[in-house]
Predicted 3D model of a 678-nucleotide part of an RNA (large-subunit ribosomal RNA, domain II) from a Eubacteriaceae bacterium. The full RNA is in RNAcentral, with records from Rfam. It matches the Rfam family "Bacterial large subunit ribosomal RNA". Its family is annotated with structural constituent of ribosome and ribosome in the Gene Ontology. The coordinates come from a structure-prediction model, not an experiment, and the mean pLDDT is 85.

Context: one part of a larger RNA
Order: sequence, then C1' cells, then structure tokens
RNA sequence: UCCGGCGAGUUGCGCGGACUGGCGAGGUUAAGGCACGAAGUGCCGGAGCCGAAGGGAAACCAAGUCUUAACAGGGCGAUCAAGUCAGUUAGUGCAGACCCGAAACCGGGUGACCUACCCAUGUCCAGGAUGAAGCCGCCGUAAAAGGCGAUGGAGGUCCGAACGCACACCUGUUGAAAAAGAUGGCGAUGAGGUGUGGGUAGGGGAGAAAUUCCAAUCGAACCCGGAGAUAGCUGGUUCUCCUCGAAAUAGCUUUAGGGCUAGCCUCGGUGCAGUCUUAUGGAGGUAGAGCACUGAAUUUCCGCGGGAGCGUCAAAGCUUACCAAAGAAUAUCAAACUCCGAAUGCCAUGUAGAUGAUCACCGGGAGUCAGACUAUACGAGAUAAGUUGGAUGGUCAAAAGGGAAACAGCCCAGACCACCGGCUAAGGUCCCAAAGUGCGUGUUAAGUGGUAAAGGAUGUGGGAUUUCAAAGACAACCAGGAUGUUGGCUCAGAAGCAGCCAUUCAUUCAAAGAGUGCGUAACAGCUCACUGGUCGAGAGGUCCUGCGCCGAAAAUGUCCGGGGCUGAAACACGACACCGAAGCCGUGGAAUUAUAAUAAUUGGUAGAGGAGCAUUCAGGAGUCAGCGAAGCUGUACCGAUAAGGAGCAGUGGAGAUGCCUGAAGAGAGAAUGCCGGA
Repeated sequence: UCCGGCGAGUUGCGCGGACUGGCGAGGUUAAGGCACGAAGUGCCGGAGCCGAAGGGAAACCAAGUCUUAACAGGGCGAUCAAGUCAGUUAGUGCAGACCCGAAACCGGGUGACCUACCCAUGUCCAGGAUGAAGCCGCCGUAAAAGGCGAUGGAGGUCCGAACGCACACCUGUUGAAAAAGAUGGCGAUGAGGUGUGGGUAGGGGAGAAAUUCCAAUCGAACCCGGAGAUAGCUGGUUCUCCUCGAAAUAGCUUUAGGGCUAGCCUCGGUGCAGUCUUAUGGAGGUAGAGCACUGAAUUUCCGCGGGAGCGUCAAAGCUUACCAAAGAAUAUCAAACUCCGAAUGCCAUGUAGAUGAUCACCGGGAGUCAGACUAUACGAGAUAAGUUGGAUGGUCAAAAGGGAAACAGCCCAGACCACCGGCUAAGGUCCCAAAGUGCGUGUUAAGUGGUAAAGGAUGUGGGAUUUCAAAGACAACCAGGAUGUUGGCUCAGAAGCAGCCAUUCAUUCAAAGAGUGCGUAACAGCUCACUGGUCGAGAGGUCCUGCGCCGAAAAUGUCCGGGGCUGAAACACGACACCGAAGCCGUGGAAUUAUAAUAAUUGGUAGAGGAGCAUUCAGGAGUCAGCGAAGCUGUACCGAUAAGGAGCAGUGGAGAUGCCUGAAGAGAGAAUGCCGGA
C1' cells in the first nucleotide's frame, strides 16, 4: 500500500406532537390473584391516573369566582362540548445515550533484584617515586634552641596497571548496542572501589541539589478499580430514488470557532390573501447647491480697541506704509453648518394588467450565528492592500454549460432523460479551431495594437481662428544697411554691442535700431532688424481634437494563448452574413403539482418531507431439492428511476425460500479505525 472480515442514533422510563386503531362523557388498569402443561396465554383485580368546572395565596365558594365597603368596575372562567388507552413514528428530558480519542483526579494495592542514601558483615587496590613527624649519631649550647648525617615511613602526596569514572574528537544514528565501540583522558590509601544480607514508598522516599533517582517510566512510579470520568474540541458515521430548500444576520450570553430566542428552510392544518408595474396623496433633509445661522478661510474699504511716535511725556490732544473687533464690498469651504433642495427608496389609497411552492396565522422538525469576491455610495487606512467595517444589488457558497489561453466570486446562461435535428446569447469568423483572408469610409507605421505617469517633441489626420500675399507674400539668391555720432556719462579705453542715463532724438532716404548676435584691449571686421531687385503662389502664428513617439531596467523562455498579421488578421464608425451553450425551439420519453380539460414545473450543500430496494431471523398458506439446495465462477437477459432482479452452464454436495406479515446485532471507502492475510 492493497485484499477480506468487524466497525457508529440503540434500549428503558417520562413528556408534548403527528398518524392508525379500541371505547367514548367517559377511557384505562398497576401490583397482585386464579386457571391451564414449562414458556406464555386467558380471566379477575378500579387502588390509582387523565378527562367531564372554574376562581382564589388559602380558608372557601362554585357556572361562577377573585379583588373590594360595594349589588360598581375590572381579572380569570362558563355559555352545548371530547376525551382516554394502546400501537407506530419524528423530536425531546433522565440515563454512557451516535462511535472512537485525552492530559488529568480519587481509592486500594505492588515495587529499593535498576538507582539514591543509610545499617550490618566481608573483600580489593601490580609496580615505581617523594621522603613529614618521631627516634639515633655527630656538631653545637650553661642548658636549650639550632645545624649536619643516618634511620624512619606520614600524606583526601606524585607516576602508573587492575578497578572505577566519563573530559575531547571519530565511528555508530532502520546501530553489534533503546547510550555502545575505537583513540586519547581523569581518579587509582581514599569523601576510594566492590560482594552479600537488611532499611526508607508515591504528595511519599532518597538526593555532595540536576526537578536528580525510585525496575528502558518521574514537576509526582506502576497495577487494578471509580470508569463507558469529562472533552462547548478533532476525526469518522455504511443502500436508492422523488419534492422543496437555507444561513453565515439581530438581541443576550465569563460570550466571541459554544449556546438561547428571533430571522431565513421544511411538513401538516386553517384562512384568502401577497408581490410587481401604472396613477394619486403623503412623511423626510441625503446628492447637489448655498452662506441666511454655527464655524473655518481670502482680498479691499471703514475702523471699536490696542501698540508705537509726538505732546510741559500729569493730562487733554495730534499722528500712523503697525495689529485689528463689529460693519460694508468681493470671492471660498464644512460628516457632527442649512435660507434651499432633488432622483431613488419608504408608507397609504384607487384603476387596469402581470405574477405565482405567492401571503398570513396555528402546530411538528430543522439547519444556520467563521462567509468570499464583484459593482455602486461611504467610514478606517496612505481617496495602499487578494486590507478592514457596515449599506444596496449580483454571483459563488449550494451552479454544471459557453466566453475571459489556463482562472469559486467577472460576462452570457440556470443541466429531468434521449437525439449523428434547428435558432440564438456572451464571445467570435487567416491557421492551430466551428464561422467573412467579407463589404463601405477613414485612422495608425509605433508590431502601436499586444500593459504605466509627470513631463518633452516641426510625428501625422480633422476642426476653428488670425496675420501676410499678383499693389508679388514666405524661403533662397544679388545689392544696400547710411549721416549728426566715437549720443551723454563712466572709464586706462567704452566708438551700436562691460556698465549707467535717456519724450532712444534728428537728418538723408527705397530702407537702415543712438542697434539682434558674433567679434576687438579699444577700433576694425562679420551679421541681423529694415529696404530694393530676381523668382511666381501660397506662407506664418494660436487654440481645440483623433491616432501615434520618447519617458520605459529583473531575475526558467523570444511571448498577443501560439503561428503569424501592416490599403490589416490593428483602431474608429456603418450596414450585412455566419459560427457559437446543457439557453430557446423541434421529436420521443419519465416524474411532480394542479385540474373538467389544456398546462406548468423537475441544478442543489446544511436541512425538512415522501416512496422504495437489499440483508438476517420469525410466523402463515405453499413451493423447490441427491433426476443435485445454499455458496462460488462465467454469461451477450430484465429494469427508457435506482437501490436491484432473473435465466442458463460449470463447480459444489444438503438444504433453500418466490408471496403476505412481523422483528432487527439491517447496508462500509475513508475514523494516523480493529483483527487476519498478501
């Protein structure tokens, strides 16, 4: 990992409901007893319970009663009726209560053959080294002290085997081993090692103290029991078909991943309404707008008050390029501003139409209380997030099909079944790949299309407007571009051209600035404005707008899904044709709901309701079977709903069960399920 078997809503009692049945103003027995033949059945048994009467706290009264002073008022009742006992079924309460699963808690026992410490009694420590005290001798002293040499053999002394330990690295890590092996290391007469016997026990022991050890187990051992502890948690929960079909919200919660009630679903009953469109009438203060209030904020005028200056500075007073209330004019802003004020939505009423498992109430059963994205208007955030919080709609959840290359939440569209029939939606029609290498008019040259901004640019199309132009524009070429004057000042110089000043003037002119730029130390020189000529038709500026360009760097691979595409296979507009889905239509079939008939409906998780199939056993009347039961193997049969059911052949060798009814140890793929096997 696979195969086979086993494996989870049961049982008892109580409660209210639904259905079926008995009896019915009644219904019913319990314990117990009697009879029979064990089991059990039948018959007794009316104690008790429920109902037929309620009201009151109660005494008590009673179709009434309670409150009360009350004959008032009011509350709860009666006024012509239905219960009760069983069975079945869904639910619920008490019980282990669908199954498996803790860590733990408590009780009684078993453990110190491991290990910790202790007690008793034994035992072990090769060899070598060092050489304390003491003692002896000599020297020394008054005697000592002291010195030297021998002797001696102390020590948690030294080196190092046995023995003990476990510091380092290596190997081992499904090991040779659930702690070892190798090489080194440390202690090795000591707080030493070790044998045997004994002691201390679980909130207890022991501990040179580490939450360390107490039999491979220790922040409280192990075994059995309470015990099926509890588990708002995780996992699992077994056949089929049909009808309907949610929720992820509110309130409360030591509550937030749990619950209760409501909301939303379903089933039964009762009633006959509900919803939408349309019209009318309402309430309201949002969007917008506004500044009349509350505030914020801008400029000007005016200027209470203040500051500053002047003042014989005590004042009066005067002044003001200061600040500035209120006021005036102008122009703004606001979720918690409003003189105003929609559209929607909401409420009500009426007409007509549409709709349909549509609405309300009563009763049984639920599930749901983590929601997700998207569009729109908002709050939080950074007008960030596949972010977060509510609101309204949609989809997913619980929805398959077509499109978006792929892609729960986007676009189209809601799958009863069959069809080698037709039409369409979104989206598409050169090839991959179904359908136009289709049509008309433009645009784009960037492979833009086929990813992005501020900003930049004689890209290019369209539009508007303005200036110049056959009295000749624009561009180009030829020629002129002068004089007072080197304007004045400044300055070393300043002559159009460092800088400053200017009613920057005037003259001659076709025209020519007290000078546009280059240039010189300053002049000079080149050039421009401006003018004439040549030429001969448009030229220049501004604004709006379509499509493009630059701005533009990322990690598997060039990348529109790919190939490939340029009068397009890109973009814009227009008209036409076709393809395209489980949509719609057609043909055949099934079921559900409702009906006089036509008809309509049939995606579905949690969940509610309904109808069935199969298994084992039992009862009944039957049937099959050694002329071969069950089981097993094979098989092309039946079932236009499935679970399933036959026939035949082989094998097998003794029971089986079609039909009706009843009862359940009643259906397996999952539980890191259990047992066995491969």